This is a predicted structure of a 164-nucleotide RNA (FMN riboswitch aptamer (RFN element)) from a Burkholderiales bacterium. Its mean pLDDT, the model's own confidence on a scale to 100, is 77. The source organism's lineage runs through Bacteria, Pseudomonadati, Pseudomonadota, Betaproteobacteria and Burkholderiales. Of the family's consensus pairs, 100% are formed in the model. Rfam family: FMN riboswitch aptamer (RFN element). About the family: The RFN element is a highly conserved domain that is found frequently in the 5'-untranslated regions of prokaryotic mRNAs that encode for flavin mononucleotide (FMN) biosynthesis and transport proteins. This element is a metabolite-dependent riboswitch that directly binds FMN in the absence of proteins.

RNA sequence: AUGAUCUUUCGGGGUAAGGUGUAAUUCCUAACCGGCGGUAAUUUGGGUAAUUCCCUUUAAGUCCGUGACCCGUUAUACUUUAUUUUUUUAUCUAAUAAAAUAUAACGGUGGAGCUAGUGUAAAUCUGGCACCGACAGUUAAAGUCUGGAUGGGAGAAAGAUUAA
Numbered sequence: 001a002u003g004a005u006c007u008u009u010c011g012g013g014g015u016a017a018g019g020u021g022u023a024a025u026u027c028c029u030a031a032c033c034g035g036c037g038g039u040a041a042u043u044u045g046g047g048u049a050a051u052u053c054c055c056u057u058u059a060a061g062u063c064c065g066u067g068a069c070c071c072g073u074u075a076u077a078c079u080u081u082a083u084u085u086u087u088u089u090a091u092c093u094a095a096u097a098a099a100a101u102a103u104a105a106c107g108g109u110g111g112a113g114c115u116a117g118u119g120u121a122a123a124u125c126u127g128g129c130a131c132c133g134a135c136a137g138u139u140a141a142a143g144u145c146u147g148g149a150u151g152g153g154a155g156a157a158a159g160a161u162u163a164a
């Protein structure tokens, strides 16, 4: 340093100022914000005699993936209902089916970028102009308010055990 298993901690920002109106942080003018991993030519530090080399570090909302929300499949657990079994009857037990809920795995859905410059080279640099943003709620339509959420989570850091 790497693989496997486990533990702990961490893990999202944002309507200023006006207009209309009975009513809007939801409309209009305008303002503001940008999860996580990867990629890298400019950043940081170092290695080497030296380099266009090597290591390290650092820059993408709209390049490649990915998470929250929503939907589905399968498995398990539990509850309810129905049917069957047993029984004189009912309850109980057992089985099957359906529905709801929870957990796990897997899958689906899911937004947005051009241009000029520099240069050997630009999807990340510099300039300009654009564009995008789950669900439910609301005296009126929400990326920004309230809520599910003291939740979940991509992942990040540290530690323990173990293997070659």
Base pairs, nucleotide, nucleotide: 002163003162004161005160006159007158008157009156010155017029018028019027031144032143033133034132035066036065037064038063042122045055046054047053061131062130070108071107072106073105074104075103076102077101079099080098081097082096083095084094113129114128115127116126117125135147136146137145